Context: one part of a larger RNA
RNA sequence: GACCUAGGCAUCGGCCAGUGGGCUCCCCAUCCGACCCAUCUUGAAACAUAGACCAAGGAGUCUGACAUGCGUGCGAGUCAACAGGUGCGGAAACCCGGAAGGCACAAGGAAGCUAACGGGCCGGAACCCUCUCAAGGGGUUGCACCACUGGUCGACCCCGAUCUUCUAUGAAGGGUUCGAGUUGGAGCAUAUAUGUCGGGACCCAAAAGAUGGUGAACUAUGCCUGAGCGAGGCGAAGCCAGAGGAAAUUCUGGUGGAGGCCCGAAGCGAUACUGACAUGCAAAUCGUUCGUCUAACUUGGGUAUAGAAGCAAAAGACUAAUCGAACCAUCUAGUAGCUGGUUCCCUCCGAAGUUUCCCUCAGGAUAGCUAGAGCCCAUAUGCGAUUUCUAUCGGGUAAAGCCAAUGAUUAGAGGCAUCGAGGGCGCAAUGCCCUCGACCUAUUCUCAAACUUUAAAUAGGUAGGACGGCGCGACUGCUUCAUUGAGCUGCGUCGAGGAAUCAAGAGCUCCAAGUGGGCCAUUUUUGGUAAGCAGAACUGGCGAUGCGGGAUAAACCGAAAGCCGGGUUAUGGUGCCCAACUACACGCUAACCCAGACACCACAAAGGGUGUUGGUCGAUUAAGGCAGCAGGACGAUGGUCAUGGAAGUCGAAAUCCGCUAAGGAGUGUGUAACAACUCACCUGCCGAAUCAACUAGUCCCGAAAAUGGAUGGCGUUGAAGCGCAUGACCUACACCCAGCCAUCGGGGCGAGCGCCAAGCCCCGAUGAGUAGGAGGGCAUGGCGGUCACCACAAAACCCAGGGUGCGAGCCCGAGUGGAGCGGCCGUCGAUGCAGAUCUUGGU
Numbered sequence: 001g002a003c004c005u006a007g008g009c010a011u012c013g014g015c016c017a018g019u020g021g022g023c024u025c026c027c028c029a030u031c032c033g034a035c036c037c038a039u040c041u042u043g044a045a046a047c048a049u050a051g052a053c054c055a056a057g058g059a060g061u062c063u064g065a066c067a068u069g070c071g072u073g074c075g076a077g078u079c080a081a082c083a084g085g086u087g088c089g090g091a092a093a094c095c096c097g098g099a100a101g102g103c104a105c106a107a108g109g110a111a112g113c114u115a116a117c118g119g120g121c122c123g124g125a126a127c128c129c130u131c132u133c134a135a136g137g138g139g140u141u142g143c144a145c146c147a148c149u150g151g152u153c154g155a156c157c158c159c160g161a162u163c164u165u166c167u168a169u170g171a172a173g174g175g176u177u178c179g180a181g182u183u184g185g186a187g188c189a190u191a192u193a194u195g196u197c198g199g200g201a202c203c204c205a206a207a208a209g210a211u212g213g214u215g216a217a218c219u220a221u222g223c224c225u226g227a228g229c230g231a232g233g234c235g236a237a238g239c240c241a242g243a244g245g246a247a248a249u250u251c252u253g254g255u256g257g258a259g260g261c262c263c264g265a266a267g268c269g270a271u272a273c274u275g276a277c278a279u280g281c282a283a284a285u286c287g288u289u290c291g292u293c294u295a296a297c298u299u300g301g302g303u304a305u306a307g308a309a310g311c312a313a314a315a316g317a318c319u320a321a322u323c324g325a326a327c328c329a330u331c332u333a334g335u336a337g338c339u340g341g342u343u344c345c346c347u348c349c350g351a352a353g354u355u356u357c358c359c360u361c362a363g364g365a366u367a368g369c370u371a372g373a374g375c376c377c378a379u380a381u382g383c384g385a386u387u388u389c390u391a392u393c394g395g396g397u398a399a400a401g402c403c404a405a406u407g408a409u410u411a412g413a414g415g416c417a418u419c420g421a422g423g424g425c426g427c428a429a430u431g432c433c434c435u436c437g438a439c440c441u442a443u444u445c446u447c448a449a450a451c452u453u454u455a456a457a458u459a460g461g462u463a464g465g466a467c468g469g470c471g472c473g474a475c476u477g478c479u480u481c482a483u484u485g486a487g488c489u490g491c492g493u494c495g496a497g498g499a500a501u502c503a504a505g506a507g508c509u510c511c512a513a514g515u516g517g518g519c520c521a522u523u524u525u526u527g528g529u530a531a532g533c534a535g536a537a538c539u540g541g542c543g544a545u546g547c548g549g550g551a552u553a554a555a556c557c558g559a560a561a562g563c564c565g566g567g568u569u570a571u572g573g574u575g576c577c578c579a580a581c582u583a584c585a586c587g588c589u590a591a592c593c594c595a596g597a598c599a600c601c602a603c604a605a606a607g608g609g610u611g612u613u614g615g616u617c618g619a620u621u622a623a624g625g626c627a628g629c630a631g632g633a634c635g636a637u638g639g640u641c642a643u644g645g646a647a648g649u650c651g652a653a654a655u656c657c658g659c660u661a662a663g664g665a666g667u668g669u670g671u672a673a674c675a676a677c678u679c680a681c682c683u684g685c686c687g688a689a690u691c692a693a694c695u696a697g698u699c700c701c702g703a704a705a706a707u708g709g710a711u712g713g714c715g716u717u718g719a720a721g722c723g724c725a726u727g728a729c730c731u732a733c734a735c736c737c738a739g740c741c742a743u744c745g746g747g748g749c750g751a752g753c754g755c756c757a758a759g760c761c762c763c764g765a766u767g768a769g770u771a772g773g774a775g776g777g778c779a780u781g782g783c784g785g786u787c788a789c790c791a792c793a794a795a796a797c798c799c800a801g802g803g804u805g806c807g808a809g810c811c812c813g814a815g816u817g818g819a820g821c822g823g824c825c826g827u828c829g830a831u832g833c834a835g836a837u838c839u840u841g842g843u
């Protein structure tokens, strides 16, 4: 390169029209993640509170004044709320007027009263001239604004000419004093947003307070007038009879019928069962039991006492199921620094729990932090910085020091004099001697928040230039003995623009929200025995914040987040749960109450171990160690003392000599005391390493608690443990790259004319968020304008139907339904619900 076969894509033609494909939605299953919202809170899934479910209702409104921003009209003025007029109008709205009024245009002073000729200068946008190809340089004029310095007005403080009736007038001049002044006006009216205060003032809710009434049918008490109380017992006074006695009088037997007497029915009450009942018969009942029952008895009717009042045999009881102050209505929507609730979406920014003050500590004001509105400049050696450097300044913490001051404090040594105490000699001595102490001297030990000679680190202030340096000369009431100094100023001159780094622009003003309970960690630090305790400092976090890791988790480690796709890592991991090497190399560890296994962190100590592995140091050893077996282990001597006794061995002191290879006046057992045995020591056999002390890795002991149990679990032993290396791999919303969205910043675009520019196009950066702020939207009910829809079916309801928007939502379709209804531009709101033990109704 050609040919053949098979497939893909594109185009064209023909056939097929469904057991096909896609979007969306519903249901089921699996894997991974995943605790219930709201609320107060440092912190809630909480064994903190509210919440069964649904529908409808339900909470920052209106108004006056003020402040600020923005818009509109006119402008040294402005304004309708007044008069008048017009006329469809006897106008709230239209027209006209400015003699009234408000605010503004002049201030100061308690007041009488007096009362602002406007300057200079640093910096400044900008315009003009000029040099230059341009960038840029030089010069003139210089807005607003800012800084400095004057003048001037009023007040105040001086001074006091003139005039003069002796009281006034108060010129010129001065001042380190005060003013919400002036220096060629900026306001007025209105609309709107935010905020403050007054109003019910975002909504719901007290305990209280006040005013005026209604109640004693319940119940409390008094008074008046009525009613009721059966039976039995005990047997007071008085009376009768008899008997005794001189009599007083006593005794006996009757009669009699008293009594806050007894028993007990009705009645009234209410002790116990802590009985029944306890959504009851009943908002206090039923049963049995119990108290009382001629009386301070029970009860009907009438009447009196009334709410800061009554009444009370007194319990704060009772006063109409209400009483430590009744009930009803009103003030009243009372107030609450306290509890609860407070209704649609998206985008951008984004806190504080600290300062000062408060009858302040559950709260406010104030500053801070923050949002918004802007204004003024601008690409500069300007301006700035939680940085570094250079120069310079202040300090008294850490440390150090105490043979330096102050204070505390240990130990010896030396010492003339002096002082105190004791002692010796002495009659005594301000005599001598000895001892102890004070004291002195040179040393020595240990300390200090309220000690310090010395003295850091870190931190802090200032400066690093033209508003400057240098030279010459003026001025000054300051300063000096002084043209001395200081200040200011005129002229001249000097440009390497006078450290580095960063810079995303710098500076200024107004107004306002929330907050003003905080908590945690490293480090420093106070109190406390300590604490998940209390209180501080620096920084960083949580609060307000998700994500990967620490099994779990507010705060620890990593890292902060629009929506997606790919790649790479952090922290942490790689036996399985569970993504990734049962990788590789060298050591250690054996642990049956209970081996171990990763920061914060979820504990273990003193002490001990001949478990094992290292190390340090000191010894012994071929002149034969260590261990093992064997032999000797003697004499003077039963040493001296003491003892009842003590012969090596109860005790005390002393501890030599001889012979030896070696043998202690004795290491233990033993005896009443001896004996006997043994050890130290020596030797033989054997033939090569051995012993002690200390130290640190690991393991073990020390190590006991109540449901069964936690290296996260399983499990794991040349580890999947511990120590130390080396690689590979896994994965986060982190980093890199690509796309899209939004926000912010920058740039371009006016075509033949006009408009649509709130537009179109290009580039770059950024994207967390509670309280809170701002912007832009959605929805809803009226009204006005405009354009539509509708019996060929409006609204409404309804649907595993479709589309669209980040979202609030919107549009279309099917069904039900049967008369109204929508878009856009404006305008006005009694305009949006999940919560309030919310209200009403339903389930």
Base pairs, nucleotide, nucleotide: 036051038049039048052843053842054841055840056839057838060342062199063198064197065196066195067194068193069192071190072189073188074187077103078102079101082097084095085094107114108113119149120148123145126141128139129138130137131136150183151182152181153179154178155177156175157174158173202341203340209331210330211329212328213327214326220305221304222303223302224301225300226299227298228297232262233261234259238255239254240253241252242251243250244249267292268291269290272288273287275286276285307323309319310318344777345776346775347774348773349772354367356365357364358363368515369514370512372510373509374508375507377505384502385501387500388499389464390463391462392461393460399454400452401451406448407447408446411443413441414440415439418438419437420436421435422434423433424432425431468494469493470492471491472490473489475487476486478485518542519541520540521539523537524536526534527533547558548557549556562740563739565737566736567735568734572730573729574728575714576713577712581727583726586723587722588721596716607701608700609699611698612697613696614695615694616693618691619690620689628685629684630683631682632681634658635657640652641651664679668677669676741767742766743765744764745763746762747761748760749759778832780829781828782827783826784825785824786823787822789820796816797815799813801812802811803810804809

Source information: Model confidence (mean pLDDT): 81 of 100. A computed fold for an 843-nucleotide part of an RNA from Musa schizocarpa, annotated as large-subunit ribosomal RNA, domain II. The RNAcentral record of the full RNA draws on SILVA. The organism belongs to Musa, within Eukaryota.